[in-house]
Molecule: Bacterial RNase P class A
Organism: Coriobacteriia bacterium
Order: sequence, then structure tokens, then C1' cells
RNA sequence: GGAGCGGGCCGGACGGCCGCGCGUCGAGGGGAGACCCUCGCGUGAGGAAAGUCCGGGCUCCACAGGGCAGGGUGCCUGCUAACGGCAGGGCGCGGCGACGCGACGGAAAGUGCCACAGAAAAGAAGACGCCCCACGCCAUGAGCGCGGAGCAAAGCUGAAACGGUGCGGUAAGAGCGCACCAGCGUCGUGGAGACACGGCGGCUUGGCAAACCCCACCCGGAGCAAGGGCGAAUAGGAGCGGUCAAGGCCGGCCCGGCCGUCGCUCGGGUACGCCCGCUCGAGGCCGCCGGCGACGGCGGUCCCAGAUAGAUGGUCGUCCACGACAGAACCCGGCUUACAGGCCCGCUCCGGAC
Repeated sequence: GGAGCGGGCCGGACGGCCGCGCGUCGAGGGGAGACCCUCGCGUGAGGAAAGUCCGGGCUCCACAGGGCAGGGUGCCUGCUAACGGCAGGGCGCGGCGACGCGACGGAAAGUGCCACAGAAAAGAAGACGCCCCACGCCAUGAGCGCGGAGCAAAGCUGAAACGGUGCGGUAAGAGCGCACCAGCGUCGUGGAGACACGGCGGCUUGGCAAACCCCACCCGGAGCAAGGGCGAAUAGGAGCGGUCAAGGCCGGCCCGGCCGUCGCUCGGGUACGCCCGCUCGAGGCCGCCGGCGACGGCGGUCCCAGAUAGAUGGUCGUCCACGACAGAACCCGGCUUACAGGCCCGCUCCGGAC
């Protein structure tokens, strides 16, 4: 100098004027009061506020315990309020490397599936073949045909063919024997564990579980329009009392009852209004300590939107690298997705110079 890998951070700046939401703030004014008005002061979106995909807090409902069903997670050990998140580690794959990616438990519990091609797609099989024996033929050959027995090496298909490579062995062959490798089982050693390394054994059990299934662990439901409070009006309800004045029903009459009507009282509902929930929180920043780390502990310091038709805007000036994706609506931890441009730190590979 070039090419790359990992991580962190910023995401127009400054000023003037006008405007908007919020406030235990200050001053003035109005009002009996609740409270309202004006001015000032303070404060006012994000790294993703997003998708609403996980997890938790909070609220209401449900709930003895256990099981079934259903759903989720799935190498190990930690972190955490919890997680499908994060950290460290193991294994596999990719990359020269920094590093990246992986639903990565069980296929020897059972069932099922394996397109096309191929003889055969899983408890084997033998179409093309190899070898031996017997017979026949004439063209006498490493011949052809037919029958019997043995075999699975070679050839063929496929993503995958019943361990692989080599040597021996044989009529031809075969884990038939041997060596190495892969896999399985078992023992030992190391490790907290996933796992790694080594010895021994019989020779071998194809793949697929984001197919059913098995195993282990986790999971009650609904969500701030959760949920609660206050007030008025209207309609309806319940109780008590009055009138049985007028009326209707109990086919006529009386008592009585019911409906109706009037008064008082009561409790409930409502997407009517207002208030609470509502923002101080598993909080931010700084330092020290423990830990490889995620994270935890201690001390100091700061207060940082809270609307309800929903504020965070407009305009002018100066400057620059000329401004992306996008905007709270109960809160928090993650994941994922979108993003103009820029800054910083660490590391790898290649080339050059000293």
C1' cells in the first nucleotide's frame, strides 16, 4: 500500500423568530371553590420507537395434587426475572487465515418413506456376468448351444447399493485371513460436562425424526379497549309506601291479586365525560472489586416524552461530508427486518521498503 475479518459509536451542526404537548416549578390575574387564563423557566422520539416473532413484569379471570391431550424447546456448562436470548466450551462444515455457519437428543423400541434410473432402495437379490462339471454341434476356437453346481469380484443405474483401500487366498470368489482406516460395543485415562485420546473385541448394524414416534425439560387463559374510581342524564330493574282517584285483566259483582300510576330508597350496566393505571425503572452514566466472558457486587451521580384525535413543528441565516431508514401510546429484556453517510479500536492474508 492492497484485500478482508470482528467489535463499538454517531446518524446534520449552530443561531434568530413564531408555534405545540407536559410540569408538586415561579410571577401576575380571574373564580366561593374545583380550577382556569397570560407570561417566564424547565423538558420533549429511536437505534431500530418498526415487525409483533419469543421471554418477563403488571392487571383481571381460573386453579388441591397428579396424569392425559395439545404446544414449544433439544450438544455441554454457565448468565439471567425469564427466554427460542446471551457468554464460554465441544463436535461438524466452509475459508490460506482473522473468522463465519449449524433444530447439533434417539434410526440397535416400533411404524412409515426413499422420486427418476436401476436386477435390486433394506433383514436382500442376481438381469449383464465370473468359474467348475456333464452333454451336444463343427467352423477345432481363450468357439457356440443347453443343463447342473458355486460366486458376487468386475461392468451397469443412482444422491445413496448391505463397510473402504491394499496384500494374501481361491476353480472363480467372499472379513475367508491379515494390515491400516471408518463405524459399533466395551474398558482405561483426562475433563465439571459435551467430548478427546488409548487398549481390546466380534467383524459391520444404508439414509430420512423442520415423517409419525420415543426420551428429557418447559408451558393455565386473556390482555392497558388489562383493570379500577367519580359524576350527571336517560331508559329500564328491585324493595317499601300511597292511590285503588281514572283505567285494563282475573268473561258478571265484592274482597283480594296482577298490570299500570305517583313518591321515596337502593344496587348494577353503558365505546358518555373526567380521573387513576401512566411512567423512578430487572433505569442511565462514572469509578472500584469478582469473573476468560455473558454478568454480578459496592460506591458516587443524574432524572430522561407521557399525549388521548393524539405535542416534538414551521421559517430565516451561516456552515459541512448535503442528510438514509423511520416516529412513542402500559413497561422492560431479546430476536429479526430497514438504513444515505461517517468515525474509532483490535485482528488476518498478500505485496513492497528498512